[in-house]
A computed fold for a 537-nucleotide part of an RNA from an uncultured prokaryote, annotated as small-subunit ribosomal RNA, 5' domain. Its mean pLDDT, the model's own confidence on a scale to 100, is 82.
Context: one part of a larger RNA
């Protein structure tokens, strides 16, 4: 000096931060991932209106499922494992991949057979599951066409590691609609329609591009030699597999390597860093809170879907725990927000709210967001503010000391004049908010006065919160403790006890005049805190 600290004593307020360091222990309850109807098909109910009582309309093509796309890999948590290319720094990648975004280039013809929602049967305590029969799609499979875009040969030029350029033959791979608006052209047709044209959204096949990611290399950065050898897929090579992708990455096969005292191999420990603390450095000890990477997601395997995962709120198998059950099978995973038991010396609300920033899906509106923005609660930690200001000597009364004269607490009180920060009351009261649908002008786009696009003006929305902050009023009233006084070190006297009661960080005080126990009286330090304790410098 410092802390994510804890414990005693004590406490007025405000900002700003911070809050399970142990049991990666076990979880009750709710929440945290969804959207899209402008992809598709089907499609109520409740209430209302009306009735000839037979049903009609409005709710409403809503809701609640269901195919389909999109995301669910973000975001968010822990620090268990990991001594390792896992971090951190510099590079390689001629050994790679990248959904959604940008920007060039083409292209979006024509067919087809299922399937869930539905309806009917059937098992099943359930949870779930069969069987029929109908149905759409931007689901699904074909056809066509199409480029070194991929593959085969072989050629040229550069490059030296397999490569990248041109250009040849032969083969080979695609798609999907949706919505809005017009009538200029085409056709129906006569003021409309769409197969027609125009626009956005999308598909699909290439090039580039940002982005994000694999992979591999040098260097770095824990103890222990009371760890001295270690290794058979080991190390190399062919060949084949397997990947996005190089490689023992994975098999057959040859060969005997390969690492190691500059410490292999083994054992303990630990996520790793920018940083943090301390220090004059130089080092030394740390990685909580942020913020970059990594690993985990009960507990151990595995893979499927995907542009990405071997996937925290996905599947599949084993185990262990828990809870359902008709005994026959079932569910489940807070190291997400809260919140419970347990464990600790110890670490908070089952709160508002999507207004703001981000993010998913959507053309938009919007929808969802325990990310976030905000409250709460803890003096946990800084920092700030107050707890009154001046005047005021009979040096008051009391209380300690005393040499009995005095001293000291002491301007301290008390009186006088003032002030109103915090507290209370009464008022006014925000910035955080940019814009979003619509308007309204102007330009592209188009035949167009449509409609779409963009500029600009104009135009809603506030958890916090009636909070901040502002006047006004209110009364010195409501707001001071802690530790310590032998010496290290600032601060002395008296009583009490007598080696007892007890103090201590050392050194050491106490056995009768203790400045070291206890108490008072005074001081001394700090101050809404003070000390103790624990660790680090």
């Nucleotide at each position: 000096a410092a802390c994510g600290a804890a414990c005693g004593u004590u406490a007025g307020c405000g900002g700003c931060g911070c809050g399970c360091c142990u049991a990666a222990c076990a979880c009750a309850u709710g929440c945290a991932a969804g959207u899209c109807g402008a992809g598709c098909g089907a499609g109520a109910a409740c209430g209302g209106g009306c009735u000839u009582c037979g049903g009609c309309c409005c709710c409403a093509g809503u809701a609640c499922a269901g195919c389909g796309g999109c995301g669910c890999a973000c975001g968010g948590g822990u620090g268990a494992g990991u001594a390792a290319c896992a971090c951190g720094u510099a590079g390689g990648u001629c050994a790679u991949c990248u959904a959604c975004c940008c920007c060039c280039g083409a292209g979006u013809g024509g067919u087809g057979g299922a399937u869930a929602a539905c309806u009917c049967u059937c098992c099943g305590a359930a949870a779930g599951g069969a069987g029929a029969g109908c149905u759409a799609a931007u689901a699904c499979a074909g056809c066509a066409u199409a480029a070194g875009a991929c593959c085969a040969c072989g050629a040229c030029c550069a490059c030296u590691u397999u490569u990248a350029u041109u250009a040849g033959u032969g083969g080979c791979c695609a798609a999907a609609g949706c919505g809005a608006g017009c009538c200029u052209c085409u056709c129906c047709a006569u003021u409309g329609g769409a197969a027609g044209c125009c626009c956005g959204c999308g598909c699909u096949u290439g090039g580039g591009g940002a982005u994000g990611a694999g992979c591999c290399u040098g260097c770095g950065g824990c103890c222990c030699a009371u760890c001295a050898g270690c290794u058979a897929g080991u190390u190399g090579g062919u060949a084949a597999g397997g990947u996005a992708a190089c490689g023992g990455c994975u098999u057959a096969c040859c060969a005997a390597g390969g690492c190691u005292a500059a410490g292999a191999c083994g054992g303990g420990u630990a996520g790793c860093u920018g940083g943090u603390c301390u220090g004059a450095g130089a080092g030394g000890a740390u990685g909580g809170a942020c913020a970059g990477c990594c690993a985990c997601a009960c507990u151990g395997g595995a893979a499927c879907u995907g542009a990405g995962a071997c996937a925290c709120g996905g599947u599949c198998c084993a185990g262990a725990c828990u809870c359902c059950u008709a005994c026959g099978g079932g569910a489940g995973g807070c190291a997400g927000c809260a919140g419970u038991g347990g464990g600790g010396a110890a670490u908070c609300u089952u709160g508002c709210g999507c207004a703001a920033u981000g993010g998913g899906c959507g053309a938009a509106a919007g929808c969802c967001u325990g990310a976030c923005g905000c409250a709460g609660c803890g003096a946990c930690g800084c920092c700030g503010c107050g707890u009154g200001a001046g005047c005021g000597a009979u040096g008051a009364a009391g209380g300690c000391c005393c040499u009995c004269g005095g001293g000291u607490c002491g301007u301290a009180a008390a009186g006088c004049u003032c002030u109103g920060u915090g507290g209370g009351g009464a008022g006014g009261g925000a910035a955080g908010a940019a814009u979003a649908a619509g308007a309204g002008u102007g330009a592209g786009c188009g035949a167009a006065u449509a409609g779409c696009u963009c500029a600009c003006u104009u135009g809603a929305u506030g958890a916090c919160g009636g909070u901040a902050c502002c006047u006004c009023c209110u009364u010195a009233g409501c707001a001071a403790g802690c530790a310590c006084c032998g010496g290290c070190u600032a601060a002395c006297u008296c009583u009490g006890u007598g080696c007892c009661a007890g103090c201590a960080g050392c050194c050491g005080c106490g056995g009768u005049a203790a400045u070291a126990c206890a108490g008072a009286g005074g001081g001394u330090g700090c101050g809404a805190a003070c000390g103790u304790u624990g660790u680090u410098c």